RNA sequence: CCAAACAUAGCUCAGCGGUAGAGCGGUCGGCUGUAACCCGACAAGUCCCCGGUUCAAAUCCGGGUGUUUGGA
Numbered sequence: 001c002c003a004a005a006c007a008u009a010g011c012u013c014a015g016c017g018g019u020a021g022a023g024c025g026g027u028c029g030g031c032u033g034u035a036a037c038c039c040g041a042c043a044a045g046u047c048c049c050c051g052g053u054u055c056a057a058a059u060c061c062g063g064g065u066g067u068u069u070g071g072a
Stems, first nucleotide, its partner, number of pairs: 001071007010024004018055001026042005048064005
C1' cells in the first nucleotide's frame, strides 16, 4: 500500500428492511437461622461515526475510524 471479516446492554453474543433480544453479571423481592442454590420482578443500548436510499434502516449503499486476518 491492497483486500476481507468484525464493531449491538458491564461481559460473551443473537437479531440480515417493520416493537432492539438472550446467557452471564447488577439491583430489588421471595425462599433460608445467615449465605449460596433456586424462583419472580426491574434497571441497563443516540446498535462505532458521518451521509445516502426507503413510507420505514442495527439490517441496504458510499465515506471515515478502530480491531483482527490475509496479500504485496